[in-house]
RNA sequence: UGCUCAUCGAGACCGGCUGAGGGACAGGCCCAGUGAAGCCGGGGCAACCAGCGAGGUGGCAAGGUCGCGACGACCGCAACCGCCAAGCCAUGGUGCCAACUCCCGCGGGGACGCGCCGAUGCGUGGUCCACCGAGAGAUGAGCG
Numbered sequence: 001u002g003c004u005c006a007u008c009g010a011g012a013c014c015g016g017c018u019g020a021g022g023g024a025c026a027g028g029c030c031c032a033g034u035g036a037a038g039c040c041g042g043g044g045c046a047a048c049c050a051g052c053g054a055g056g057u058g059g060c061a062a063g064g065u066c067g068c069g070a071c072g073a074c075c076g077c078a079a080c081c082g083c084c085a086a087g088c089c090a091u092g093g094u095g096c097c098a099a100c101u102c103c104c105g106c107g108g109g110g111a112c113g114c115g116c117c118g119a120u121g122c123g124u125g126g127u128c129c130a131c132c133g134a135g136a137g138a139u140g141a142g143c144g
Base pairs, nucleotide, nucleotide: 001144002143003142004141005140006139007138008137013042014041015040016039017038021031022030023029025105027103028102043097044096045095048093049092050091051088052087055084056083057082058081059080063075064074065073066072101136106133107132108131109129110128111127112126113124114123115122116121
C1' cells in the first nucleotide's frame, strides 16, 4: 500500500508528563485551559482470531449378512481422522473505552407539500422517515 470476507443504534476511564487542538474528508453540529492531540502507567469493555467444546455429520478398519466359492453387494459399535457447531474461557494475538461510524454526502422507496396537466397522470435541487441499497471510513481474519 492493495484484494476478499465479516461486523459497525450494545459496552467500557482514572492518574502522570505535556500544552492547543480534536471528532478520517467537505458541510453541519459538537468536544476541549474544569486541559485537546500525543506519550507513559494502571484499570475496564468486548469476544474478531487463537484455545476448549455438548452435540451433529462424513470417512475408515475389525466384524456381520447375502453368496458353493472367488469376485462382489449391503450393514458396520468403539477408537481415530475430517467438517459443522450451540456454548465456554479471557491465557495468548489484536481492537476498543464522548455523542449511532456524532449527523450528513450518492441512488432508490414512502408520506406530506408544491408545480404542470391532455387528469386514478407527470415532475419536483421543498420537508420528513430507527425504509432499502451503494460509496467512504474503522476493526478483525485471510491473502498479496
Predicted 3D model of a 144-nucleotide RNA (SAM riboswitch aptamer (S box leader)) from a Lysobacterales bacterium. Of the family's consensus pairs, 94% are formed in the model. The source organism's lineage runs through Bacteria, Pseudomonadati, Pseudomonadota, Gammaproteobacteria and Lysobacterales. Its mean pLDDT, the model's own confidence on a scale to 100, is 81.